[in-house]
RNA sequence: CCACGAUAAAGGCAAACCCGUAGCGAUGCGGGGACGCAAAACCAGUGCCUGGAAUACCAGGUCGAACGGUUACCGAA
Numbered sequence: 001c002c003a004c005g006a007u008a009a010a011g012g013c014a015a016a017c018c019c020g021u022a023g024c025g026a027u028g029c030g031g032g033g034a035c036g037c038a039a040a041a042c043c044a045g046u047g048c049c050u051g052g053a054a055u056a057c058c059a060g061g062u063c064g065a066a067c068g069g070u071u072a073c074c075g076a077a
Stems, first nucleotide, its partner, number of pairs: 004075002012037002017032006035064001041070003045067002047062006
C1' cells in the first nucleotide's frame, strides 16, 4: 500500500413507530425513539418509486434493497 474486520479503543449514524410540519404523491425536514450499520459518509449512472402522458417521453423522489463511482477513522488475527 492492497485486502480484511475483533467480545479492542475513541467516536459516529439512526429503521419501525409517535408528535409537529411541507408536498397531489413518491417522499423530505424538526423533535422523541433504537431495528440495525465498518462506509447507514458523498454521488441519482443502472435499478426502484410517484405525478402527468400512455410507447418513446416530461417533471420529481430514493444511495438504510442491490450493482456502480468517489473519499475516509481505528488496527487484533

This is a predicted structure of a 77-nucleotide RNA (c-di-GMP-I riboswitch aptamer) from a Pseudomonadales bacterium.
Rfam family: c-di-GMP-I riboswitch aptamer. Rfam's curators write: GEMM was predicted in a large-scale screen for bacterial structured RNA regulatory elements.
It was read from a public genome assembly, where an Rfam model found it.